A computed fold for a 76-nucleotide RNA from Candidatus Electrothrix aarhusensis, annotated as c-di-GMP-I riboswitch aptamer.
[in-house]
Parts: sequence; C1' cells; structure tokens
RNA sequence: AGCUGAUAAAGCCACAACCGUCGCGAGGCGGUGUCGGAAAGCUACGGGUCUCCAACGAGACAGCCGGGUUACCUGC
Repeated sequence: AGCUGAUAAAGCCACAACCGUCGCGAGGCGGUGUCGGAAAGCUACGGGUCUCCAACGAGACAGCCGGGUUACCUGC
C1' cells in the first nucleotide's frame, strides 16, 4: 500500500419501546434501552421512501440502496 471481515480482542454506534424537549409534520436532540451494525463515521450527489402545502414550492430520512470521502482492529 492492496485485499479481506471470523465464532476473535480492545473500543465504538444504538432499532423498537418509554421519558423529557424542539418541530404543523416527516422527524431532530438528550436519557433509559439493546434489535442490530465492519463504516449503523461524514456527505442529500443519483435512485427511493416519507412530511407540510390548494398550488408554486419547502422539508425529513445517511439504521433503504448506490456513489463520494475519511477511519479503528483482525487476517493475508
């Protein structure tokens, strides 16, 4: 540097549900929690899903898939 991801070690994240809080909402944040995750780190770029709106339009989801980008450990 490249490839790999096991029944491993150290550490990390935290679904549902519940509580608090913010938001019209999808949802966000904090706590409990521990379904799961080898990028479940970051990024709305492509697709997708969802919300608000009469419409124009404005938003949400990175734990839906892909792309981009950065990184720990194991093995080769």
Overview: Its Rfam family is "c-di-GMP-I riboswitch aptamer". Gene Ontology term of the family: cyclic-di-GMP binding.